[in-house]
This is a predicted structure of a 527-nucleotide part of an RNA (small-subunit ribosomal RNA, 5' domain) from a metagenome. Its mean pLDDT, the model's own confidence on a scale to 100, is 84.
Context: one part of a larger RNA
RNA sequence: GAUUGAACGCUGGCGGCAUGCCUAACACAUGCAAGUCGAACGGCAGCGCGGGGAGCUUGCUCCCUGGCGGCGAGUGGCGAACGGGUGAGUAAUGCUUGGGAAUCUGCCCUGUAGUGGGGGACAACCCGGGGAAACUCGGGCUAAUACCGCAUACGUCCUACGGGAGAAAGCGGGGGAUCUUCGGACCUCGCGCUAUAGGAUGAGCCCAAGUCGGAUUAGCUAGUUGGUGGGGUAAAGGCCCACCAAGGCAACGAUCCGUAGCUGGUCUGAGAGGACGAUCAGCCACACUGGGACUCAGACACGGUCCAGACUCCUACGGGAGGCAGCAGUGGGGAAUCUUGCGCAAUGGGCGAAAGCCUGACGCAGCGACGCCGCGUGGGUGAUGAAGUCCUUCGGGUCGUAAAGCCCUGUCGGGAGGGAAGAAACCGUAGAGGUACAAUACACCUCUGCGCUGACUACCUCCAAAGGAAGCACCGGCUAACUCCGUGCCAGCAGCCGCGGUAAUACGGAGGGUGCAAGCGUUGUUC
Numbered sequence: 001g002a003u004u005g006a007a008c009g010c011u012g013g014c015g016g017c018a019u020g021c022c023u024a025a026c027a028c029a030u031g032c033a034a035g036u037c038g039a040a041c042g043g044c045a046g047c048g049c050g051g052g053g054a055g056c057u058u059g060c061u062c063c064c065u066g067g068c069g070g071c072g073a074g075u076g077g078c079g080a081a082c083g084g085g086u087g088a089g090u091a092a093u094g095c096u097u098g099g100g101a102a103u104c105u106g107c108c109c110u111g112u113a114g115u116g117g118g119g120g121a122c123a124a125c126c127c128g129g130g131g132a133a134a135c136u137c138g139g140g141c142u143a144a145u146a147c148c149g150c151a152u153a154c155g156u157c158c159u160a161c162g163g164g165a166g167a168a169a170g171c172g173g174g175g176g177a178u179c180u181u182c183g184g185a186c187c188u189c190g191c192g193c194u195a196u197a198g199g200a201u202g203a204g205c206c207c208a209a210g211u212c213g214g215a216u217u218a219g220c221u222a223g224u225u226g227g228u229g230g231g232g233u234a235a236a237g238g239c240c241c242a243c244c245a246a247g248g249c250a251a252c253g254a255u256c257c258g259u260a261g262c263u264g265g266u267c268u269g270a271g272a273g274g275a276c277g278a279u280c281a282g283c284c285a286c287a288c289u290g291g292g293a294c295u296c297a298g299a300c301a302c303g304g305u306c307c308a309g310a311c312u313c314c315u316a317c318g319g320g321a322g323g324c325a326g327c328a329g330u331g332g333g334g335a336a337u338c339u340u341g342c343g344c345a346a347u348g349g350g351c352g353a354a355a356g357c358c359u360g361a362c363g364c365a366g367c368g369a370c371g372c373c374g375c376g377u378g379g380g381u382g383a384u385g386a387a388g389u390c391c392u393u394c395g396g397g398u399c400g401u402a403a404a405g406c407c408c409u410g411u412c413g414g415g416a417g418g419g420a421a422g423a424a425a426c427c428g429u430a431g432a433g434g435u436a437c438a439a440u441a442c443a444c445c446u447c448u449g450c451g452c453u454g455a456c457u458a459c460c461u462c463c464a465a466a467g468g469a470a471g472c473a474c475c476g477g478c479u480a481a482c483u484c485c486g487u488g489c490c491a492g493c494a495g496c497c498g499c500g501g502u503a504a505u506a507c508g509g510a511g512g513g514u515g516c517a518a519g520c521g522u523u524g525u526u527c
Stems, first nucleotide, its partner, number of pairs: 001527002004524001006523005013375005019368002021333001026331003030328003035078003040075002043071002047069002049066008085286003094211007103203002108199008116150001118148002125140006156165003170191006178185002212258003219249003224246008261283004265276004288309005311322004339365001341364003347361001348359004378408004388399001390397002412468001414463005422456001427451009471516005476497003482511005492499002
């Protein structure tokens, strides 16, 4: 000099963009952070609507009824493995770069083939019981895209080469003939379902090299190193097991100890290098502590489950409930780090055919000069060089055109009014084309025009009045900036050299000056 997730002191007008628990991976009150689908299903608790009845206060209340709009709870599907947080652990099961073969992959894309025929349950519901609660037990009825057989089998697997094993589900829109038990069959379109081939995406595994300090850590190792055979996995493998052999690693630093998430990058530096790894992005690990598996395409699963432990809470003492390292917020720790805000309008995600619902992701707003950048705190004129301060050689000098006065302007802030872009989709409506022909369409798909949707807010116009807006550090040398008073080795200053013991440009105050400026200094960090 540069730098900072900074802190402290004094001071503080506005805006934009960023950024904000570095400490206790300490404990957490409260609210929210993952749901959605009625176009899979049986149903109907509540609301609306229709029908009937009663009461009357004549437009309300109550009861019954219809599942019509919809829909609590339930069965079922998909999601919940993403998104969000943190950095404890980890020195290599990690990361970075480059290779590899023995694998899986829901949703998505392309292709091929199929979607035939049956059955039995369990919730919800009803009845009964236990419990303070959490919840739970027994009996009965019932639907499905829930569950189980039969048929068929491209490919796959097993095989004694004869053969054997293994799938599926329906739902919605529209419709001219024909048939009809008046439900529909049938045709067609859309969404699904099953098997399989390939792709894409994502994930698992292996190898090599690189990846902090300590030798005052020199030897380490028994599933240890390899083989054979098996088990297990989606998959190679001592991953696991039986048997056999006696190997394997290490001064090119094994083992042990300490420290640490890694990287793209960030800071500094001419570079080489050094230091760091906040925010943003990629990977990893973790989710009160330790362990285990279940479900699943995917987890050994932050807001799932089981066991153990510590802690907190409820209890009728028998027994139960919980996990903010999600967003806010509280206590605590600390030099120190924010609102218990608004909105799903945009982007993105989940579900859904869609409308839409959910989304503390996200978009915005709030707080903090924490940082960077921009703007303002007025402009012109004005010499009796006013008053006053300070200095003085007492003549004067200085603050100083500075002020006052006069003439102007209106950035920002304040008040009033106007006002974009961020919005295009979906949907509605009008039209065109297609599915689409042997016959039919108001269904469905694509395109075009118009209409609908904003949490937040830029910007513009007008109004008033210089009115509301300057401080901080320093002035001995380094280092830009000097005098007076006070003090008298005292009080004090100080980054280094050093100042102070009676004229101190070095202490304290004043006047003046210098440097930066909504900041200025100090302390800490790194180069």